[in-house]
Context: one part of a larger RNA
RNA sequence: AGCAUCAGGAGAAUGCCUUGGCACUGAGAGCCGAAGAAGGACGUGAUAAGCUGCGAAAAGUCUCGGGGAGGAGCAAAUAUCCAUCGAACCGGGAAUGUCCGAAUGGGGGAACCUGCAUGAGAAUACUCAUGUAUCCUAAGGUAAAUACAUAGCCUUAGGAAGGGAACGCCGUGAACUGAAACAUCUAAGUAGCGGCAGGAGAAGAAAGAAAACUCGAUUCCGAAAGUAGCGGCGAGCGAAAUUGGAAGAGGCCAAACCGAGUAACCUAGUUAUUCGGGGUUGCGGACUGCGUAUGGUAUUGAUGAGGGAUAGCCGAACUGUUUUGGGAAAGCAGACCAAAGAAGGUGAAAGUCCAGUAGGCGAAAUCUUAAAUCAGCUAGCAGUAUCCAGAGUACCACGGGACACGAGAAACCCUGUGGGAAGCCGGAGGGACCACCCUCCAAGCCUAAAUACUCCUCAGUGACCGAUAGUGAAGCAGUACUGUGAAGGAAAGGUGAAAAGGACCCCGGGAGGGGAGUGAAAGAGAACCUGAAACCU
Numbered sequence: 001a002g003c004a005u006c007a008g009g010a011g012a013a014u015g016c017c018u019u020g021g022c023a024c025u026g027a028g029a030g031c032c033g034a035a036g037a038a039g040g041a042c043g044u045g046a047u048a049a050g051c052u053g054c055g056a057a058a059a060g061u062c063u064c065g066g067g068g069a070g071g072a073g074c075a076a077a078u079a080u081c082c083a084u085c086g087a088a089c090c091g092g093g094a095a096u097g098u099c100c101g102a103a104u105g106g107g108g109g110a111a112c113c114u115g116c117a118u119g120a121g122a123a124u125a126c127u128c129a130u131g132u133a134u135c136c137u138a139a140g141g142u143a144a145a146u147a148c149a150u151a152g153c154c155u156u157a158g159g160a161a162g163g164g165a166a167c168g169c170c171g172u173g174a175a176c177u178g179a180a181a182c183a184u185c186u187a188a189g190u191a192g193c194g195g196c197a198g199g200a201g202a203a204g205a206a207a208g209a210a211a212a213c214u215c216g217a218u219u220c221c222g223a224a225a226g227u228a229g230c231g232g233c234g235a236g237c238g239a240a241a242u243u244g245g246a247a248g249a250g251g252c253c254a255a256a257c258c259g260a261g262u263a264a265c266c267u268a269g270u271u272a273u274u275c276g277g278g279g280u281u282g283c284g285g286a287c288u289g290c291g292u293a294u295g296g297u298a299u300u301g302a303u304g305a306g307g308g309a310u311a312g313c314c315g316a317a318c319u320g321u322u323u324u325g326g327g328a329a330a331g332c333a334g335a336c337c338a339a340a341g342a343a344g345g346u347g348a349a350a351g352u353c354c355a356g357u358a359g360g361c362g363a364a365a366u367c368u369u370a371a372a373u374c375a376g377c378u379a380g381c382a383g384u385a386u387c388c389a390g391a392g393u394a395c396c397a398c399g400g401g402a403c404a405c406g407a408g409a410a411a412c413c414c415u416g417u418g419g420g421a422a423g424c425c426g427g428a429g430g431g432a433c434c435a436c437c438c439u440c441c442a443a444g445c446c447u448a449a450a451u452a453c454u455c456c457u458c459a460g461u462g463a464c465c466g467a468u469a470g471u472g473a474a475g476c477a478g479u480a481c482u483g484u485g486a487a488g489g490a491a492a493g494g495u496g497a498a499a500a501g502g503a504c505c506c507c508g509g510g511a512g513g514g515g516a517g518u519g520a521a522a523g524a525g526a527a528c529c530u531g532a533a534a535c536c537u
Base pairs, nucleotide, nucleotide: 007537008536009535015529016494017493020465021464022462023461024460025459026458027457028456029454030453031163032162039100040099041098042055043054044053046078050074051073061094062093063092064091065090066089070082071081072080105114106113107112115132116131117130118129119128120127121126134160135159136158137157138156139155140154141153142152167198168196169195170194171193172192178185182232208215209214219246220245221244222243223242229237230236250446251445252444253390257277258276259275260274261273262272263271264270265269282424284388285387286386287383288382289381290380295378296377297376300375301374302373303372306369307368308367309366310365312361313360314359318334319333320332321331323330335352336351337341344354345353395419396418397417398416399415400414401413405431426441427440428439429438430437481488482487501528504515505514506513507512
């Protein structure tokens, strides 16, 4: 010096654990905001840096319930207090709620600066309260150039604004990619961006689908079907009728006509316009004649039985042991309960110790659901002369888009430009077009449920993870830190049953160690369970 072995150091793997995650199920909730949100800044404690709570009434105030012996959050200790005259704690309601933020008196480099009006209280100066942004709608007032007027301005009332995880509708709209290159095509009407809405949204009561003795709003799921088709007939894209289910609901205007009002005018009447009645359909309505509640009511309103939510309460049954052990829930022995042997805790492994579980019970207050009742509203028959029944619309041409359908034989649907009907003896559709036939009634509006989603609440489940995993985040994490910024983004869990966290002595400047003591264990000593390997002695 090498190798081996033993004993250590250092190190953190592994094992075990779980406060945290992940995925889902069943219920609930599904919007918040000028009555100032979401999100923040700054304050607030006896002492107080942070977190949490709260707001100058500041870890809180009042009240109504629950609760029942301790309490003043995380968070120890001290001080001072509160509490069976019921505190703490939990729930309902109320009050307060600085400043910023849509931020709204004006300004502004967010959390700051600075006004005005009115009222109140002080009394030189100050304080407090309320109001004071913009836009829209409605009503009223005032009133220019400019005579009437109008614009403008002012006042009052109501509304809007901003935020929100996904879901929805509308607008706008890529590229990578695939086609084994690439241009039509695809990706994809996807991502992104913008607008708007709600607990859902959209769609929706046939100018439909069809072709039989037809059906009868919409939406969603299964089949039809990877079919019919579309397609550099490449890559690919890809229906519908029909049928089985979920759910189920239909309504209201415009017009004709009647009545009332206003305005203009060549004031006898016409036109325009507002309001009320009427009327709503595909064998209609107005009009004329006759008639009118027993049925219906998501469409209006009131009351609201009962149920549910937001605190809680009751709740069965075991002892012994001089077995082991630090410790019994283990062993042994003998019992008991069970509508309760779910899970959890307790010094190891507990149906009968705790707390629960099964099963019952419970609300002053607020919210929610909702039967039922009442009020309100709401039908018809006959006749057919006349009147009405959604116009720059239907339709056509050209250019686009959308339909599974790429211009194709290309209908149907939407529309930019141009042209431009009929009007019930009418019109549209049935995949060019025409005829016959059949079906339907456009150019107005509303409509629950079945459907989509989960920021959020409660209960629960897992051949999900177990600290390099599982959320980025099990610990004060979107933190520390990086970046001008948009943005990027960590590491970091475990003493012990209980701090019993090592008084005292010794060495040392200290750190640290040796004794002593605690403990089952200190080779569990806070750099703390176990403690592998590399590496060092």
Molecule: large-subunit ribosomal RNA, domain I
Organism: uncultured Clostridia bacterium